[in-house]
RNA sequence: GGGGGCGUAGCUCAGUGGUUAGAGCAGCGGGCUCAUAACCUGUUGGUCGCUGGUUCAAGUCCAGCCGCCCCCACCA
Numbered sequence: 001g002g003g004g005g006c007g008u009a010g011c012u013c014a015g016u017g018g019u020u021a022g023a024g025c026a027g028c029g030g031g032c033u034c035a036u037a038a039c040c041u042g043u044u045g046g047u048c049g050c051u052g053g054u055u056c057a058a059g060u061c062c063a064g065c066c067g068c069c070c071c072c073a074c075c076a
Stems, first nucleotide, its partner, number of pairs: 001072007010025004018056001027043005049065005
């Protein structure tokens, strides 16, 4: 330099262009227990990497940029 993949909650990840963006774990409150864990239950938490574009409508499609990973090429 060329190509590809990924970026969504604190973590691991879902999410056909169309209802209000979800699950598990974690956190917080409650129950249970002599107590702790486990278990049961309620609940908090998101500028969907950034900026633009397409569209009636974008987490999803397109472009550029940023970050991480992989492959290829180059290296006097």
A computed fold for a 76-nucleotide RNA from an uncultured bacterium, annotated as transfer RNA. A source record names the gene trnI. RNAcentral records the identical sequence in 5 taxa. Rfam family: tRNA. It is annotated as a transfer RNA.